[in-house]
Context: one part of a larger RNA
């Protein structure tokens, strides 16, 4: 672009990929069948191991330059309060991860070697010639992902067909993300932000008071109270208080 008038959701599924599942071990079957005894399975159920392949983060560990605490050198006269050195050193929500946490069949077709049934050429005999029956982790399906550009170019529904329907551009963003694209919202709104409470990390903040080894004294590391504090959260909920104003374009046929 097409697909024989424009859309919107919702499907088929030709057709394509996938190995998506391998492999061991236990228990039971069973001290059974089998055998003189010794000694000894097996179908099938079940219950694990590990490899692999996919997902998820409730645990559990890692990681965290969100943070929060201690601490070193130096500056900002000096307290406080920072700032450089991702200085080092503890702890760590969310995120992402594996060391963790879930699933990964049966089974059904047609065969292969091969067992075989009926049975003829060949009055017998044969699995085969005609006809029939089983039979492998290999094939086709069952599972999982893509897929109407499947030219046989597919269906259902419903909306417009000249006034209505859809889409973009603009805006707020994040379950998505290199732009693009995809998802949600845009006042008839909880989309982000703030702001309240929740929950959640650190781990008791400045200040003041009391006490302190030691000092002649000035002082004074440090300890208790105030204080489960003080700080800070990518989470959550609830509020229109700030931003998503207002608005533009685009497509709609043939007969």
């Nucleotide at each position: 672009u097409g697909u024989c008038g424009g859309g919107u959701a919702u499907c088929u599924g030709a057709g394509a990929g996938g190995a998506a599942g391998g492999u061991c071990c236990a228990u039971u079957u069973a001290g059974u069948a089998c055998g003189a005894a010794a000694g000894g399975a097996a179908c099938g159920a079940u219950g694990g191991a590990u490899c692999g392949u996919g997902g998820c983060c409730a645990c559990u560990g890692g990681u965290a330059u969100a943070u929060c605490g201690g601490u070193u050198g130096u500056c900002u006269g000096a307290c406080a309060a920072g700032g450089c050195a991702g200085g080092c050193c503890g702890a760590g929500c969310a995120g992402c991860u594996a060391c963790g946490c879930c699933a990964c069949a049966a089974u059904g077709g047609a065969u292969a070697a091969c067992g075989g049934c009926u049975g003829a050429a060949u009055g017998c005999a044969u699995c085969u010639a005609a006809g029939c029956c089983g039979g492998a982790a290999a094939c086709c399906a069952g599972c999982c992902u893509c897929a109407a550009a499947a030219a046989g170019a597919g269906a259902u529904a419903c909306c417009c067909a000249u006034u209505a329907g859809g889409a973009g551009c603009u805006c707020c963003u994040g379950u998505a993300g290199a732009a693009g694209a995809c998802a949600g919202g845009g006042u008839u709104g909880a989309u982000g932000g703030g702001a309240g409470c929740g929950g959640g990390a650190u781990g008791u903040a400045c200040a003041c008071a009391u006490c302190a080894a030691g000092g002649u004294a000035a002082c004074g590391a440090g300890a208790u109270g105030u204080u489960c504090a003080g700080u800070c959260c990518g989470c959550g909920c609830u509020u229109a208080c700030c931003a998503a104003u207002c608005g533009c374009u685009c497509c709609u046929g043939g007969g």
The part of an RNA shown here (large-subunit ribosomal RNA, domain VI) has 255 nucleotides and comes from a groundwater metagenome. Its Rfam family is "Bacterial large subunit ribosomal RNA". RNAcentral holds the full RNA, with entries from SILVA.